The RNA shown here (c-di-GMP-I riboswitch aptamer) has 99 nucleotides. Of the family's consensus pairs, 95% are formed in the model. It was read from a public genome assembly, where an Rfam model found it. Rfam family: c-di-GMP-I riboswitch aptamer. Gene Ontology term of the family: cyclic-di-GMP binding.
[in-house]
RNA sequence: AUCAAUAGUUGGCAAACUUAUUGAAAGAUAAGGACGCAAAGCCAAGGGUCUAAAGACGGUUAAACUUUAUGUUUUCUGUUAUGACAGCCGGUUGCAAAU
Numbered sequence: 001a002u003c004a005a006u007a008g009u010u011g012g013c014a015a016a017c018u019u020a021u022u023g024a025a026a027g028a029u030a031a032g033g034a035c036g037c038a039a040a041g042c043c044a045a046g047g048g049u050c051u052a053a054a055g056a057c058g059g060u061u062a063a064a065c066u067u068u069a070u071g072u073u074u075u076c077u078g079u080u081a082u083g084a085c086a087g088c089c090g091g092u093u094g095c096a097a098a099u
Stems, first nucleotide, its partner, number of pairs: 001099002012037002017032006035087001041092003046089002048085003055080005062074004066069001
């Protein structure tokens, strides 16, 4: 300097699951626990996936109200990320060993 294909050593991370906390949910955090990982380090401004409480935009079952209207409110319901996921793809940096 290159590589991140491959073998070993040391060290590193930690899926499912359990408990606690948190959140509307998806999920997150901590402890335990290891299925795996050479980037399972970092990035949620690209794609994809998950969630829909509040808000926004619709539909309209039911109910209530009075101003009887292309009305308002509540309920039901659909879409939507502004919420998440990097251990889905992608981007980016890169240790030892090796060459």